[in-house]
A computed fold for a 478-nucleotide part of an RNA from an uncultured archaeon, annotated as small-subunit ribosomal RNA, 3' major domain. Model confidence (mean pLDDT): 82 of 100. The full RNA is in RNAcentral, with records from ENA and SILVA. It matches the Rfam family "Archaeal small subunit ribosomal RNA". Its family is annotated with structural constituent of ribosome and ribosome in the Gene Ontology. Clan: SSU clan.
Context: one part of a larger RNA
RNA sequence: UGGCGGGGGAGCACCACGAGGGGUGGAACCUGCGGCUCAAUUGGAGUCAACGCCUGGAAUCUCACCAGGGGAGACCGCAGGAUGACGGCCAGGCUAACGACCUUGCCUGACUCGCGGAGAGGAGGUGCAUGGCCGUCGCCAGCUCGUGUUGUGAAAUGUCCGGUUAAGUCCGGCAACGAGCGAGACCCCCACCCCUAGUUGGUACCCCUUCCUCCGGGAAGGGGCCACACUAGGGGGACUGCCGCCGUAAGGCGGAGGAAGGAGGGGGCCACGGCAGGUCAGCAUGCCCCGAAACCCCUGGGCCGCACGCGGGUUACAAUGGCAGGGACAGCGGGAUUACCCACCCCGAAAGGGGGAGGUAAUCCCUUAAACCCUGCCUCAGUUGGGAUCGAGGGCUGAAACUCGCCCUCGUGAACGAGGAAUCCCUAGUAACCGCGGGUCAACAUCCCGCGGUGAAUACGUCCCUGCUCCUUGCACA
Numbered sequence: 001u002g003g004c005g006g007g008g009g010a011g012c013a014c015c016a017c018g019a020g021g022g023g024u025g026g027a028a029c030c031u032g033c034g035g036c037u038c039a040a041u042u043g044g045a046g047u048c049a050a051c052g053c054c055u056g057g058a059a060u061c062u063c064a065c066c067a068g069g070g071g072a073g074a075c076c077g078c079a080g081g082a083u084g085a086c087g088g089c090c091a092g093g094c095u096a097a098c099g100a101c102c103u104u105g106c107c108u109g110a111c112u113c114g115c116g117g118a119g120a121g122g123a124g125g126u127g128c129a130u131g132g133c134c135g136u137c138g139c140c141a142g143c144u145c146g147u148g149u150u151g152u153g154a155a156a157u158g159u160c161c162g163g164u165u166a167a168g169u170c171c172g173g174c175a176a177c178g179a180g181c182g183a184g185a186c187c188c189c190c191a192c193c194c195c196u197a198g199u200u201g202g203u204a205c206c207c208c209u210u211c212c213u214c215c216g217g218g219a220a221g222g223g224g225c226c227a228c229a230c231u232a233g234g235g236g237g238a239c240u241g242c243c244g245c246c247g248u249a250a251g252g253c254g255g256a257g258g259a260a261g262g263a264g265g266g267g268g269c270c271a272c273g274g275c276a277g278g279u280c281a282g283c284a285u286g287c288c289c290c291g292a293a294a295c296c297c298c299u300g301g302g303c304c305g306c307a308c309g310c311g312g313g314u315u316a317c318a319a320u321g322g323c324a325g326g327g328a329c330a331g332c333g334g335g336a337u338u339a340c341c342c343a344c345c346c347c348g349a350a351a352g353g354g355g356g357a358g359g360u361a362a363u364c365c366c367u368u369a370a371a372c373c374c375u376g377c378c379u380c381a382g383u384u385g386g387g388a389u390c391g392a393g394g395g396c397u398g399a400a401a402c403u404c405g406c407c408c409u410c411g412u413g414a415a416c417g418a419g420g421a422a423u424c425c426c427u428a429g430u431a432a433c434c435g436c437g438g439g440u441c442a443a444c445a446u447c448c449c450g451c452g453g454u455g456a457a458u459a460c461g462u463c464c465c466u467g468c469u470c471c472u473u474g475c476a477c478a
Stems, first nucleotide, its partner, number of pairs: 001478002003475003007472007016462002020426005027315008035306002043054002065301007075117004079112002087107003091103003121290002124288003130284002132279003135275003142181006148157003160173004186268005192236007201226002205224008239261001242255005317419001321378007333366003340359002344355004385416001390411007432454008
C1' cells in the first nucleotide's frame, strides 16, 4: 500500500428486509441437467455469474457419437512398368447396393501408394499458450495523472472533514492547486405544441350518382379538398426559471403555471482493473497429435433411451368459474420465381383439399385478436372442473414420419380439492391476467425476441437478514 475480521462508524439496494401482490417447492405434461442404461445414448457450461444456456424446436441433413460399407497422398526419393502400369467391362460370387473386392477372360496404352519422406484435411487435444467476443464485480462510483508539499524510503497529500446528491454530484473548510478516464452531458424511442409534405393515408366541408327511409336522415361509389387523423423530416418546450418555508451555500420540502417538474418515462453507451470466469464446437491462431486414419463420402441407428434426483416452464385443481349462442375494440411486424402472403368461391363435420383475384406491398394478403360485454345452461360434484394416457379413423409437410413430427374428429378419461421445510420476482400503465406478430422453419413452439388489451395491492421507510460503497481500527496474510 492492499486484502481480511463472528472490529467500529456513515451511506445505499425489492438480484436486501419491512408493508403488500403473484408464484416456485405438492400433481400431470413440456424442456434442460445429473444419474443409470446403451454398440452409441457426441461434446461444452457447474453458486450468484451452469441447467428452454451454446439462436441447441437434432426424422435424413445438421453431426462432432455408434454399427456397417466405400473413397482419397501436391511434390521428392526408392522400387515396379511396352514380357502391358493405370483405367474400363460380359457372366458368376460377395453385398442393403456397387468390376469396391474375388474367379475367369477381354479391351485400352503410360504411368504407378508397394516402401520412405512430405502434404491436403481434422467439430482431434490444450480457453492454464492466445486474438476476438461475451459474462460478472457493476441497477457500482469509482480509477488515475501533472506540478507543488511531507516522508531516508515504500509512499502520502490531492481522493480527507462537515453538508448535499442517483453520482469523487455540487457547496463550504483544508498544503494543496489543477487536469484526465468514468458519472453527467451525448444518441435513440415515447408523452405536448408548431412548421413542411399529401400518396398508397384521411373524409369535416362542397358537388355528382345509386340504394334505403319512420321523410329528420342514413349507407355505398366517384370528383374536389389536406381541415382532422396518420405517416416522417425539421423545430419549440423544463431551467429548481417563478412563489413560500428551511439552509452561509450546495440543496431540500411545499405550491403555481404547464402536455410534462425537479434525472419526465424507457433504452443505447458504460472507467482503471479483477475473476488463469466462458468460448480452440462461430471465426482466427501457437504448440502437440492423427495422416490411410482421428481425413472425405454413403446406408442405418443414436443425440428422443428410464427404478430415480434437481432447475426452468405449461395446464390445472374450478362458480371472480366452465360450456353454448350472439356482440365490440389493438399494436408491433411478415410476405415470392429454388413459388411467398393468400382475399373470394366450391367440396369436407373438421384438419384440410380443388379452383382463383390481388399483392415485389402506407395500395393486396396474413388480420374475425383474446381476455371483455349480453343471453342461456351447469349448482359444489373428482363434476358440463381438469385434461394426462391409450384406442380407432382422417389430414398436412417431406424422398422418407417404425424408432422419432404436427393437426382434425370420435371414444377413453389419469393425477390433481391450493402444495412441508424452504425459496423466487415485483414499487405503476409496473405486477398479474389476456391474446397477437416475428425468429428458428419443408413440417413442428409450453422457447426466445417484440407488440398491444385489461389493469391491482402496498412502502415512499429501515440497516434486522443478504450484500455493496466510503472512513476508521486490529492483523501471526501478500